This is a predicted structure of a 144-nucleotide RNA (FMN riboswitch aptamer (RFN element)).

RNA sequence: UGGCUUCUUCGGGGCAGGGUGAGAUUCCCUACCGGCGGUACAGCCCGCGAACUUUGGGAAGUUUUUCCCAAGGCCGAUUCGGUGAAAUUCCGAAGCCGACGGUGUACGGCGCAAGCCGUUGAGUCCGGAUGAGAGAAGAGCAGC
Numbered sequence: 001u002g003g004c005u006u007c008u009u010c011g012g013g014g015c016a017g018g019g020u021g022a023g024a025u026u027c028c029c030u031a032c033c034g035g036c037g038g039u040a041c042a043g044c045c046c047g048c049g050a051a052c053u054u055u056g057g058g059a060a061g062u063u064u065u066u067c068c069c070a071a072g073g074c075c076g077a078u079u080c081g082g083u084g085a086a087a088u089u090c091c092g093a094a095g096c097c098g099a100c101g102g103u104g105u106a107c108g109g110c111g112c113a114a115g116c117c118g119u120u121g122a123g124u125c126c127g128g129a130u131g132a133g134a135g136a137a138g139a140g141c142a143g144c
Base pairs, nucleotide, nucleotide: 001143003141005140006139007138008137009136010135017029018028019027031124032123033098034097035048036047037046038045043096044095052073053072054071055070056069057068058067059066060065078094079093080092081091082090100127101126102125106119107118108117109116110115
């Protein structure tokens, strides 16, 4: 210097205060949070991961399902002004966004009632997850 190499470690944050109500960290006001690589320092630019999902293959279990592998699909949101050689990244201002399942509230329907059903349905609570992972750092080893 360096890799179709081996291993180790690390690798996601957040409801404080108030209102309504029988009941809400879910509604309303307000508060708070921001994975990885690239690039002038980025939740909102480019790319990636997770999640969700389809097909094919495999494994376990038994009826449905779960897990693994491969290839696909899907995958949110920004403007204006300033500085500068360079910034949708910095500074100022005003905005915006947030997987899946569960639960709450609200509305509607059925029922004598208990209750049931449908729609809606949390970025922050609970769960899959003491998981996985983009990757980061370190050690070893081959090559030059």
It matches the Rfam family "FMN riboswitch aptamer (RFN element)". Rfam's curators write: The RFN element is a highly conserved domain that is found frequently in the 5'-untranslated regions of prokaryotic mRNAs that encode for flavin mononucleotide (FMN) biosynthesis and transport proteins. It was read from a public genome assembly, where an Rfam model found it. The model forms 100% of the base pairs in the Rfam consensus.